[in-house]
Context: one part of a larger RNA
Parts: sequence; structure tokens; C1' cells
RNA sequence: GGAUGAACGCUGGCGGUGUGCCUUAGGUAUGCAAGUCGAACGAAUUUAGUAGCAAUACUAAGUUAGUGGCGGACGGGUGAGUAACGCGUAUGAAUCUACCCAGAAGUUUUGAAUAACCUGCCGAAAGGUGGGCUAAUACAAAAUAGUCUCUACGGAGUAAAGGGCUUAACUGCCCGCUUUUGGAGGAGCAUGCGUCCUAUCAGCUAGUUGGUGAGGUAAUGGCUUACCAAGGCUAUGACGGGUAUCUGGACUGAGAGGUUGAACAGACACAGGGGCACUGAGACACGGGCUCCACAUCUACGGAUGGCAGCAACCAGGAAUAUUGGGCAAUGGACGAAAGUCUGACCCAGCGACACCGCGUGGAGGAUGAAGGCUUUAGGGUCGUAAACUCCUUUUAAUAGACCCUUCACGGUCUAUAGAAUAAGCACCUACUAACUACGUGCCAGAAGUCUCGGUAAUACGUAGGGUGCAAGCGUUAUCC
Repeated sequence: GGAUGAACGCUGGCGGUGUGCCUUAGGUAUGCAAGUCGAACGAAUUUAGUAGCAAUACUAAGUUAGUGGCGGACGGGUGAGUAACGCGUAUGAAUCUACCCAGAAGUUUUGAAUAACCUGCCGAAAGGUGGGCUAAUACAAAAUAGUCUCUACGGAGUAAAGGGCUUAACUGCCCGCUUUUGGAGGAGCAUGCGUCCUAUCAGCUAGUUGGUGAGGUAAUGGCUUACCAAGGCUAUGACGGGUAUCUGGACUGAGAGGUUGAACAGACACAGGGGCACUGAGACACGGGCUCCACAUCUACGGAUGGCAGCAACCAGGAAUAUUGGGCAAUGGACGAAAGUCUGACCCAGCGACACCGCGUGGAGGAUGAAGGCUUUAGGGUCGUAAACUCCUUUUAAUAGACCCUUCACGGUCUAUAGAAUAAGCACCUACUAACUACGUGCCAGAAGUCUCGGUAAUACGUAGGGUGCAAGCGUUAUCC
């Protein structure tokens, strides 16, 4: 000198773009953050209409809990753990893949239940349990069989679901369903190389290293198990200890390099601390489940419930870090045939000079060099064209109005009005280092990054005048180069 997710002190006009718990992966009141589909299904219910004396039935449009489907494995957060095939890069073979795209073929016949609902009982609650009825794109059985699987090459085995619109009808169209081939994107696995400090850590290892059989997985493999062999790693640092998510990048530097990994993007890991599986194409699953532990809440003491490292917000901690805001208008996502619904993702607004960038705090003229301050050799010098005064302008701010943004949360543009009006500080002035005098103080009070300054003429302390440098900032502190 440059840089920062900064903090502190003094000061503070506006706008744009970014950015904002680095500390306790400490604890959390409240609200919201993942639903959707009636064009899969039975039912309940509201309104309107039609028929009827009425009960009721039918039609149309909605609403609702439940069964069922798809999605809750994405998106969002955090960096505790991890020195590892975790990440980066380059390869590989023994794999899977919902939705999407393309090709081929099919979509036949039946059945038994169950929730909702009605009803009995238990319980403080959470909830549970028995009886009765009912539907489906839920479940099950049969048929059919090819490109699929197995095969001893003879053969054997495995499917499906319907719904909507339309037609007088045959039918036609759309959305689905089943089998299969390929693709795209995604995921799992293996390997070479690279990846911090420490030898005041020198030996480590028994599923350990390899083989065979078996099991297991989507798949290879000590992944697991039985048996057999005795191997495997290590000063090119094993094993142990410490620290740490990794990368694209970022900062600095002429470069080599050094430091770093906030924000944005990719990967990984985690979801109060451990463990476990279920469902599923995909999880060993942040807002799913079971279990142990800690903590907390309710309780009729029998028991039950919870998990903000989602967005806000609160307490605590800390030098320190924001609103319990608006909207789905845009982009993206889930579901749906669609209309649409949901979306604290996202887009916006709010707060903070936290950072960067831009603009402004007026322009021109104006000498009696006014008053006043400071100083003086008392003549003067200086603040200083600075002010006053004259003429002018209106950025920004203020007030009022119009228009625009297909949809419009937010916003943008234009016009008019009055008035220089609404707007300057901070640090420094011995040298390094740009900038000097007066007074006060008297090794005191104090200053200081370093050398040092101060003991009666202090350009170094304090105040004033003047000056220098930056400027809505300026200094200090911390850290990196």
C1' cells in the first nucleotide's frame, strides 16, 4: 500500500447494487415453511331446479373427512463429525433408475375384503377395541405370451385398470395401465494421481492379508460366515496424537508464491445425543416411524406429547450481525386433463455508511480588502473573494397531480409549485510524513507505531488561530498478503 461477513470512537444529506450470528451443532413461546388430485372410489353435506300432498327421488353446481394415486429422497438450513476414494481430477466394469422421450406388442374373465358410515364398550386425554354395511386405477385369482427371465436347449415361468369427452349407434379422440427395447438425465460401485502439522508417536494388524464353498446385495468385493494358508502395512513415515468439511474460486503479489474457503456454484456430511429398520424407483428419511439417553410440556399420576443447523421472532452467549413485513405478478417446483391450489424456494419491501459505485451540500460577479478572531517589530500581516451585497439555477429533499407496467406484490416516468432553500465532518501538522505559530503546563499533567517528547522560551503534552490530507465519511483496533 491492498484486502475484510468486521468491531470500536467522533460525525452523518440522497440514490443504486451487493451484503449482514464469524461466538453456544446452546435452549426455544407464537405463526407460517408440503401438499395436491372429485377426470381413480364409495359416502356425507350445502345451494338451486324438476317431479310429488309429503316422505323422497333425479339433475346441476360446489364443499368435506376417509380409501386410493403422485409428491413429502426435491427445494431450504448448518458445518458438528470426517485426514477419508470425503473432495478434486482422470479412467473403469459387475449395476439400478419413478417421472420424461422414441420404437414394438397388449389392455380378456372373475372373486374376497376393508376404511369412511351406523352401533356397543374402555380412557382425563392421546387414543384404543368389538359388531354390522359398502366402493375403487386398493387387494387377490384365472386366461393369454413376445422382443423378457431361467434352461439340462426338450422346455418351464412372470402382465394389465380403468377414467373423461363425443356419437342415435357403430365409433372417434384424450389421459392412463401392462410387458419389452433403446435414449436422456440421475444414482450406486471400483481404481491411478493429488490433498495440513507432529518422530518429545516406530512399529501396527486377527476378518487382519489371500484362497475355496455358502449367504447377502441392484451390483463387484471379507460385505458376512465356515474351512484352509500366513499373510498384509511401514522412515517414500505405517500406527498414534492434534487440527480441519473439500473444490470452482477469493485476497495479495511483477511473478513464483503465501493466506483463505463468508456470499454465489458443485460435491460431501448432519438434523437434540446414540442405534435401528419399514415404505418406496430412490431414504436408513430435518418439518415419517421404532428404541435408549438427556431436556422440556400436559396429566384425573394410570399415562401422553415435543425437537427452528427452514422463514421471522425470543432468551442466553458475545466486541458484534436485521422484520414475529408483502406477494405468488415474474422465475422455478409439487399435484392436476385443465381451471387452479400449495410454495418463508423465489421475487419484493423494511432495518444497518457493513462494503463498493454515483450524486449533492450551490453557480457567476463582488475590496472599504468590512466587522470579528488570531498574531504583531503596533506600521502591519492573516483567516480572505471568504462573508455581506447583486444576478442566476433547483440536482437532491418538500408539496401536489397525471400516466405507465398484457396479468402487477414491488415499482417506474413525466409535469407543476415555492425557496439557496434541506445537507460537513474526521484525523493529523518533530522526523519517517504533506502541514507552524501563540498561550497554558513545568519529568507534573500527558503523548507515543518507532526513535523518543515533557525538569520555565515544548513546531512532539492541553487549548486557540492557521495549515495539510481524506471526505459522507474519517480515524483506531484485529487478521491476511
Small-subunit ribosomal RNA, 5' domain from a Candidatus Levyibacteriota bacterium, 481 nucleotides, folded computationally. Rfam family: Bacterial small subunit ribosomal RNA. Rfam links the family to the GO terms ribosome and structural constituent of ribosome.